[in-house]
Formats: sequence, structure tokens, C1' cells
RNA sequence: UUCUUAUCAAGAGUAGGUGGAGGGACCAGCCCGAUGAUACCCGGCAACCGACUGAAAAGCACGGUGCUAAUUCUUGCGGAAGCGAUUAUUCGUAAUCAAUUCUGAGAGAUGAGAG
Repeated sequence: UUCUUAUCAAGAGUAGGUGGAGGGACCAGCCCGAUGAUACCCGGCAACCGACUGAAAAGCACGGUGCUAAUUCUUGCGGAAGCGAUUAUUCGUAAUCAAUUCUGAGAGAUGAGAG
């Protein structure tokens, strides 16, 4: 770096240390940040893989990761509904827009396996 596969609505320091301006992948929003961002260390959370215990289900948290604002912060491409609004009307209705809700992908993140 490519492919496959699983998970992504939970959890984790408003009094930790270093440091000094951006950050939340990208678009558009909306947020976080000198009351200290990204990053690193410490602490913590979790349990994908390995190890150990176990007949198994599981346990454990030793090792390899990972994570530690907001649902992957929301949206993006489809499919269903549709609080309501506008227009037309042959007054039966039809068409359009649409807050919001559900759902499937795509993109992304992480683990494991393979190339």
C1' cells in the first nucleotide's frame, strides 16, 4: 500500500506532566481550543489478536495493537415514510417543496488474515 473480513448509538483525567496553535479524515454545516488545540509521556477505558486458566461457555488484562468532546458530531449516494407549505383545479383531487424519522450502500476508523 491492495484485497477479504468483523466492529463502529457503550466506556475512558474541567486539578496529571511537556509544549505552544490549531483541531474535529474530506465537502458543506456545526462545534472544540490561551479556562491551553494537534502531538508526546503518564493515567484510564475496552477486549480484536497472542499468552495463561478452563471440558466448554467464559475468565484474566501479561504481551501486540486500539481508543480516551459531541452517534464515525451531522450531512454527502440511493430507497421508504412525510409535521407542514405552495401552485393548479373539472372541487373529486393532482403536482412540487419539505422539518423530521427509518433503512441500504459509499467513504472513513480500528483489529485480524493474505498478497